[in-house]
RNA sequence: UAGAGUUUGAUCCUGGCUCAGAAUCAACGCUGGCGGCGUGCCUCAGACAUGCAAGUCGAACGCGAAAGUUCCCUUCGGGGGACAAGUAGAGUGGCGCACGGGUGAGUAACACGUAGGUAAUCUACCUUCGGGUGGGGAAUAACAACCGGAAACGGUUGCUAAUACCGCAUAAUGCAGCGGCACCUAAUGGUGACAGUUGUUAAAGCGGGGGAUCGCAAGAUCUCGCGCCUGAAGAGGAGCCUGCGGCGGAUUAGCUAGUUGGUAGGGUAAUGGCCUACCAAGGCGACGAUCCGUAACCGGCCUGAGAGGGCGGUCGGUCACACUGACACUGACAUACGGGUCAGACUCCUACGGGAGGCAGCAGUCGGGAAUUUUGGGCAAUGGGCGAAAGCCUGACCCAGCAACGCCGCGUGAAGGAUGAAAUCCCUCGGGAUGUAAACUUCGCAAGAACGGGAAGAAUAAGUGGAAGUUAAUACCUUCCAUGAUGACGGUACCGUUUGUAAGCUCCGGCUAACUCCGUGCCAGCAGCCGCGGUAAUACGGGGGGAGCAAGCGUUGUUCGGAUUUACUGGGCGUAAAGGGCGCGUAGGCGGCCUCCGCAAGUCAGUUGUGAAAUCUCCGAGCUUAACUCGGAAAGGUCAACUGAUACUGCGGGGCUAGAGUGCGGAAGGGGCAACUGGAAUUCUUGGUGUAGCGGUGAAAUGCGUAGAUAUCAAGAGGAACACCAGUGGCGAAGGCGGCUCACUGGACUGGUACUGACGCUGAUGCGCGAAAGCGUGGGGAGCAAACAGGAUUAGAUACCCUGGUAGUCCACGCCGUAAACGAUGAGUGCUUGGUGUAGCGGGUAUCGACCCCUGCUGUGCCGAAGUCAACACAUUAAGCACUCCGCCUGGGGAGUACGGUCGCAAGACUGAAACUCAAAGGAAUUGACGGGGGCCCGCACAAGCGGUGGAGCAUGUGGUUUAAUUCGAAGCAACGCGCAGAACCUUACCUGGGUUUGAACUGCACAGGAAAGUCUCAGAGAUGAGAUCCCCUCUUCGGAGGUCUGUGUAGAGGUGCUGCAUGGCUGUCGUCAGCUCGUGUCGUGAGAUGUUGGGUUAAGUCCCGCAACGAGCGCAACCCUUAUUCAUAGUUACUAACGCGUAGUGGCGAGAACUCUAUGGAGACUGCCGGUGAUAAACCGGAGGAAGGUGGGGAUGACGUCAAGUCCUCAUGGCCUUUAUGUCCAGGGCUACACACGUGCUACAAUGGACGGUACAGAGAGCUGCAAGAGCGCAAGCUGGAGCUAAUCUCGGAAAGCCGUUCUCAGUUCGGAUUGCAGUCUGCAACUCGACUGCAUGAAGCUGGAAUCGCUAGUAAUCGCGGAUCAGCACGCCGCGGUGAAUACGUUCCCGGGCCUUGUACACACCGCCCGUCACAUCACGAAAGUCGGUUGCACUAGAAGUCGGUGGGCCAACCCGCAAGGGAGGUAGCCGCCUAAAGUGUGGUCGGUAAUUGGGGUGAAGUCGUAACAAGGUAACCGUA
Repeated sequence: UAGAGUUUGAUCCUGGCUCAGAAUCAACGCUGGCGGCGUGCCUCAGACAUGCAAGUCGAACGCGAAAGUUCCCUUCGGGGGACAAGUAGAGUGGCGCACGGGUGAGUAACACGUAGGUAAUCUACCUUCGGGUGGGGAAUAACAACCGGAAACGGUUGCUAAUACCGCAUAAUGCAGCGGCACCUAAUGGUGACAGUUGUUAAAGCGGGGGAUCGCAAGAUCUCGCGCCUGAAGAGGAGCCUGCGGCGGAUUAGCUAGUUGGUAGGGUAAUGGCCUACCAAGGCGACGAUCCGUAACCGGCCUGAGAGGGCGGUCGGUCACACUGACACUGACAUACGGGUCAGACUCCUACGGGAGGCAGCAGUCGGGAAUUUUGGGCAAUGGGCGAAAGCCUGACCCAGCAACGCCGCGUGAAGGAUGAAAUCCCUCGGGAUGUAAACUUCGCAAGAACGGGAAGAAUAAGUGGAAGUUAAUACCUUCCAUGAUGACGGUACCGUUUGUAAGCUCCGGCUAACUCCGUGCCAGCAGCCGCGGUAAUACGGGGGGAGCAAGCGUUGUUCGGAUUUACUGGGCGUAAAGGGCGCGUAGGCGGCCUCCGCAAGUCAGUUGUGAAAUCUCCGAGCUUAACUCGGAAAGGUCAACUGAUACUGCGGGGCUAGAGUGCGGAAGGGGCAACUGGAAUUCUUGGUGUAGCGGUGAAAUGCGUAGAUAUCAAGAGGAACACCAGUGGCGAAGGCGGCUCACUGGACUGGUACUGACGCUGAUGCGCGAAAGCGUGGGGAGCAAACAGGAUUAGAUACCCUGGUAGUCCACGCCGUAAACGAUGAGUGCUUGGUGUAGCGGGUAUCGACCCCUGCUGUGCCGAAGUCAACACAUUAAGCACUCCGCCUGGGGAGUACGGUCGCAAGACUGAAACUCAAAGGAAUUGACGGGGGCCCGCACAAGCGGUGGAGCAUGUGGUUUAAUUCGAAGCAACGCGCAGAACCUUACCUGGGUUUGAACUGCACAGGAAAGUCUCAGAGAUGAGAUCCCCUCUUCGGAGGUCUGUGUAGAGGUGCUGCAUGGCUGUCGUCAGCUCGUGUCGUGAGAUGUUGGGUUAAGUCCCGCAACGAGCGCAACCCUUAUUCAUAGUUACUAACGCGUAGUGGCGAGAACUCUAUGGAGACUGCCGGUGAUAAACCGGAGGAAGGUGGGGAUGACGUCAAGUCCUCAUGGCCUUUAUGUCCAGGGCUACACACGUGCUACAAUGGACGGUACAGAGAGCUGCAAGAGCGCAAGCUGGAGCUAAUCUCGGAAAGCCGUUCUCAGUUCGGAUUGCAGUCUGCAACUCGACUGCAUGAAGCUGGAAUCGCUAGUAAUCGCGGAUCAGCACGCCGCGGUGAAUACGUUCCCGGGCCUUGUACACACCGCCCGUCACAUCACGAAAGUCGGUUGCACUAGAAGUCGGUGGGCCAACCCGCAAGGGAGGUAGCCGCCUAAAGUGUGGUCGGUAAUUGGGGUGAAGUCGUAACAAGGUAACCGUA
């Protein structure tokens, strides 16, 4: 020291990405009141117009105007004088210009920082101290004249001064030589006495004043000040040298000839290869030389808990640079920003001959850019230059201006004010919010404006007065005291009075504080990450509201933080990324015992020095506060010096034996290498026997075989590999090693003892070994077998399978150097409970002996404690606890790729990136789901059976098509005789046409009316319209009120319009499958597990037993209904045994209460009993009894959930849409169409049948808008008619198959009945589209149905009829009822579905999953590439400006010397020559970059193509290396 989001269905971990913070020389968007203090070209070290930025001194020196004013003269053109004025001005000279100011290009370096050295040095101005300042000389600029030039500028002649220049004198503690002495120093050497000695080197004057003296005067002299010369010292400054420190790349590993050193010389202020000559051959480098890239460095600034990381803008220190490159001059200091010369580029002027220039000074301009200010004021202050001073100069600086660029402060009002105005927004329509907010009342005024006052910043200078010093002096001068000008900012800050104005920006899905409405509809858009948007968006846009900050707020960029995500503090490497394939060993790192001796490098302590100032921290002070500023303190180094300590490390010495090693005895072993040799088997050859096949597969074929195979026997050849033994057994460092024998040879182990004496461990680079494949040369080649060929398989099959078959596999030699080279676990040492195997060697006990047993060491396994771990797991063979050394990792992809390098014959190996792209990739474990995984179990799931469907005709539903409409929904199972328990109208939702608009139906309110309805007439298709008739009710205070109806208006109404993916309810389905969960406890970091698993058992999570579980809930079962038996009760309408009556006959009647039956209540069945099996359990099997036996049969009953399953068209309902229509009314049509396809059914195809005749037996239902008997009519459908019945009473109502007969005789039929014609019946307002039925006639397809597929396990299938709902009518459908009444189940291998356990998983939308590669298209970045263009650099050469240095110097030269002079000398110089050398050029290399036809792979992209490689045994297990 704060964390959060994001990988998953969920979890833990690893790991990246992202966010919240702070900061900024910032920019952009929106907005903008004030003040203070700061800051302001980060890009083009790009180019610059204009102005200013370095001058000053007359007290160093010579010269010296003009305008103007005034005076004089004048030929009136002008001339002269004075003042202006010794002024302006330029010049000589001195000092300054090397400071100050700017910028950061270069520089990886003694450039910087820090600590030192200089005994190897310099230093103008300043300070202190000592000494001096004598006497001469010759020039020159300015100026004047003349000349050249466009200009810049220059030339010749002439004049002149100095603190300019040149000799001479003097001179020291200066310098040089020589001599010895003392001290110091590592040394060259330094310091100090010897006033040792010899030689040598200086100077300039100017100003002020003055009593006495001298001089004609100037002046001398004196004195003061300034200056000058010389020496010593100081301060500050500068140069040089050294230790240490601070950067990236090894895909830069070797670099270096002045290079390294020496000697001599030159050069410099000074050391030094700094330079030259000669000599030697060195110097640097893995502790990173050289090369490349990048970069000014620091104090500090930002961040951070710190350690660190990033940065070096403003301020301060240092360095470098000044258009680019080179060079020197001057000078105390420069290789000189506003100096010079040359070269180059650029710009400007030009008379074309030639010239001028350098804002990285301050402003400013252009350009570049996202982006950075005024061509301001002033020297008042601070500081600087010059000057004696006044003063001048100063774009340093101080101020002002511009910019919210930053920090800080202030304001935009304060108090009161409603059950809360208006407005807006929301709403469940009740209300709520904005909101005390406003209005209003009281109070109070940053800015600005007006008026009035008004600073601090100023210290002193000259001067004046006084005092002291100096002096001969009361002059002068110096110092001190007093007095004494001067303000750019600025009439500013501040004070007083009056008046008086000012809020925005971002956000509101989570992270992250803040929610609603509307619009939009994967569009438009948002987005930091996750992600929002496909019609109810808190995520887009707007409104309202809210949150945050506030004159700012957001965005973007950048840095640090969070990130322990490079881990020193403070990480890892079995499986997540990560242990080198293994050994030997170099450097390096680390290293046993003695409390042995010494040193003191590390280490520790103390003292001293330094670590500039500013900054930071603390304390205090000043601006009203703060920012800001000031004062004081503290802090800051891997620093240096000195003194001390000596435990530890180190170093030197001594000793020891526990580490390590050697000798000796023993014993094991597929350790290695080489030679020899053996048998079995395969193949081949020869011969024999023998005959038609063999071989091969899922099945086949290719192949072999009548030229004799396969099979079998014998003999032979050849190569390779070594069965059994053989074992998580042995050996080896790893790779690896397996018949036997012999030779050579390495290592480990064990036993005891002697010796050496730390000799050790690890190990970068290096060296060696290193499976298989592969390569080279030469052999060899039996079997096997890439490639290849053929046969199959397949949609294809360049595969899997089969038949062949070459490299290869084998040997020798040489390469290669990689593997999932794995224990995915580097080596070494020590320590830390155990159990049990096994191999080798030993000890003990016992035995006759071998075993057994106990035990030591070494190796190799398993199980497990603590501990560790994300978990899995590891666990004395550690993945535990520690130490030492090495290797390696830092998100996934791109990629082990590209480029470069090294190695290789090649293949390739080693080393090894980036652009770009994604928000994950991953590990372990969990729950599911899934598997062409496993185990157990169930189900009409299969099998065994019976009957169907699929073929025909018809019915019905659906699709499709058609149509004005063929309304809509349902879609695998789980849509399709489904919604529809019944479309002619109606229904009806659809279409066409005609009407209607408060409406067909409903409610409230207001107003008007007295009706409305009914009946009739007319028009019309009808709705409807017109007319006629008829014409309110109740109460009453007589005003009216209420009710009802109609009309008008209004709020609403209505919608089978959309959304079942906004919903409720209901339903389907898995599935009547046996499951689904919870509480507490326990286990696990957690998701979760346990329970619910296991052993049995069951139809069942049913029950029993066991068990870290114990209980519980929803399901199962039971309770309910029905059916099967029986009892009791009851006894009509049902029943009728007995008695009686009666009939043609019948429970028809009296009667009865037995039976059947009805309908109420009981009983009964519970594995209760017996036997066996089982664990003595649960239970199962068998049996008895029983009407029924193991849930007796059937029904109702449907757990948690799944399918965004179905339904907005049953109903309800949110939202949206519609409102003279998508509402509503009406007529007609349509839902009934018809090349076709499918589903579900009916009827059949016939003789187990058809037809005809006769005849028997049900159950359950229904009936008043109804069922309808008897009777009559009709061939029949039906009609007439109406008894009875609101039903155990009457009716529907004849059951049919069956049974008894007759006939048909195998055929498209006496089967089958479609279709069609005619004639009818019934229902209904109405049967045309479009009903059912009847009669007669007609008599289609069809002769048992392909692939495929459905139902059913007993009163079931099959078959037969009956009833009901709906309904006017319409049933092959649906829902029920009974009659007749089978077959089969060995069994669970397989198909389908399901349950439990387990296993694998890369699936979780869950296998209808996931996912790979080519190809095609689009796009992005990258590589290669004939070339081409540029940057940079090496080498060689050419050429060589300016310039220093050297040489020469016949031309030229005032000072000094000689000389009367001429001239000569000394000294110098132009010119010329030489060395060096910039730019330039030529040639040849290196390296980096741009670009390029073409080309290569890679990434990304919405639903493209081809296949199916991987994940399950992924359908050939996968994977690694190699070809």
A computed fold for a 1523-nucleotide RNA from an uncultured bacterium, annotated as small-subunit ribosomal RNA. Its Rfam family is "Bacterial small subunit ribosomal RNA". The coordinates come from a structure-prediction model, not an experiment, and the mean pLDDT is 83.